RNA sequence: GCGGGCAUGCAGGAGAGUGUGGCGUGGAAACACGACCACCGCCGAAGGCGCAAGCGCACCCGCACAAUCGCUCAGGCAAAUGGACUGCAUGCACGGC
Numbered sequence: 001g002c003g004g005g006c007a008u009g010c011a012g013g014a015g016a017g018u019g020u021g022g023c024g025u026g027g028a029a030a031c032a033c034g035a036c037c038a039c040c041g042c043c044g045a046a047g048g049c050g051c052a053a054g055c056g057c058a059c060c061c062g063c064a065c066a067a068u069c070g071c072u073c074a075g076g077c078a079a080a081u082g083g084a085c086u087g088c089a090u091g092c093a094c095g096g097c
Stems, first nucleotide, its partner, number of pairs: 001097001002095002005092008017040001019039004023034004041077003047073001048071003054063003
């Protein structure tokens, strides 16, 4: 010097109602705001859960078990925050030449 792994920093990063009503605050009112409560609709790319191939076995069954596939508990549905994943840089230990 190289490879993948982990951490940190920077950049990029989708989808789905800034829904309805209540409560509180401001306001003459209309309205606006809220990390609040209830209800309905919806999204999947934090996390979580589930399954195949495969292995054992005559079978039942058992073991193992991935995902940007499925489920939506959590999370999210204006902006902000978050965000799988990608690129670059730095650091750490490990592996081979």
Molecule: Glycine riboswitch aptamer
Organism: Microvirgula aerodenitrificans